[in-house]
Context: one part of a larger RNA
RNA sequence: UUGGGCGUAAAGCGUCUGUAGGUGGCUUUUUAAGUCCGUCGUCAAAUCCCAGGGCUCAACCCUGGCUCAACCCUGGACAGACGGUGAAAACUACCAAGCUGGAGUACGAUAGGGGCAGAGGGAAUUUUGGGUGCAGAGGUGAAAUGCAUAGAGAUCGGAAAGAACACCAACGGCGAAAGCACUCUGCUAGGCGGACACUGACACUGAGAGACGAAAGCUAGGGGAGCGAAUGGGAUUAGAUACCCUAGUAGUCCUAGCCGUAAACGAUGGACACUAGGCGCUGUGUGUAUUGACCCAUGCAGUGUUGUAGCUAACGCGUUAAGUAUCCCGCCUGAGGAGUACGUUCGCAAGAAUGGAACUC
Numbered sequence: 001u002u003g004g005g006c007g008u009a010a011a012g013c014g015u016c017u018g019u020a021g022g023u024g025g026c027u028u029u030u031u032a033a034g035u036c037c038g039u040c041g042u043c044a045a046a047u048c049c050c051a052g053g054g055c056u057c058a059a060c061c062c063u064g065g066c067u068c069a070a071c072c073c074u075g076g077a078c079a080g081a082c083g084g085u086g087a088a089a090a091c092u093a094c095c096a097a098g099c100u101g102g103a104g105u106a107c108g109a110u111a112g113g114g115g116c117a118g119a120g121g122g123a124a125u126u127u128u129g130g131g132u133g134c135a136g137a138g139g140u141g142a143a144a145u146g147c148a149u150a151g152a153g154a155u156c157g158g159a160a161a162g163a164a165c166a167c168c169a170a171c172g173g174c175g176a177a178a179g180c181a182c183u184c185u186g187c188u189a190g191g192c193g194g195a196c197a198c199u200g201a202c203a204c205u206g207a208g209a210g211a212c213g214a215a216a217g218c219u220a221g222g223g224g225a226g227c228g229a230a231u232g233g234g235a236u237u238a239g240a241u242a243c244c245c246u247a248g249u250a251g252u253c254c255u256a257g258c259c260g261u262a263a264a265c266g267a268u269g270g271a272c273a274c275u276a277g278g279c280g281c282u283g284u285g286u287g288u289a290u291u292g293a294c295c296c297a298u299g300c301a302g303u304g305u306u307g308u309a310g311c312u313a314a315c316g317c318g319u320u321a322a323g324u325a326u327c328c329c330g331c332c333u334g335a336g337g338a339g340u341a342c343g344u345u346c347g348c349a350a351g352a353a354u355g356g357a358a359c360u361c
Stems, first nucleotide, its partner, number of pairs: 004332003007315002012329001014212004021205003025099004031093001033092002035088001037086007049065006102202001103199003107194001110191001114188007121165001125161004130156003136147001173180002217258006226252002231247004269328003273324002277306011310317002334361003343354004
């Protein structure tokens, strides 16, 4: 490489956009490149193999023969490859013309924590100023450090600050993923369903490439209530660089950049088609019904649960497939060494990406 695979055994890029490439709906026409059929020519010599012979043997040389992917068969020719020529036109491709089912645009509806920006809100916490008040309070398994007669803790008004938004809340919604939730406003992106008006294959995937990408971390400037790596102290303990307690810096928050990784998980790439049902939920349409809202039946899109066939090593999956098929991409090939070394690219750094071998079993 072929073959076989990728939920859990090795293996789906974190997610998307998209270039080259690969693949691609229906009808008719053209051409004849692929395809298919006929015919002509070539597939030499040497080598290899077999039989026999000659150099004293051998290497070497000579003569003859067969074979020509596998397979079949011992008759060898067919087949095949390449080249020329002639014919066919179903399929792929090409030319031209059309179609509407895929895809998209427009129309009028609709749901939503989708995104960005601005404004407003209350509860709680902490601090601070004042009043009341008097000896503890806090914390723990038990304590102690720390706080408190310089008046703490408790309680009642006032003020300030920062961060997060209880209930609603759901097995629920939206988003490509990361993720998104107090309320209102503005701007903006996407989806679904309905009618069928328009374009007419404009599609799918996607090596490179680009964009986004939790937390932590980095740079600069702000901010700093609570929490809290590091660190100090108190306990526990044989010890305790921990678990528990008391303090507490970076950080957590904002703005502008960087980093580019996660058990970035559904451990399951994307698209399209087909293949039993039952029971929910969300959005929307239709029918029936009604004064109306419900209820009931049903279509589409999503989201769950159970389960048939089938699949699976089993667990389980099961119209949201891990079933049945096609197309495209990524990835795997015993364990360790090792996601290491070296080189290169990126980064301020931390490091990231790419990525071995010796050796051992």
Notes: Small-subunit ribosomal RNA, central domain from Gossypium australe, 361 nucleotides, folded computationally. Taxonomically the source falls in Gossypium (Eukaryota, Streptophytina, Embryophyta, Euphyllophyta). The RNAcentral record of the full RNA draws on SILVA.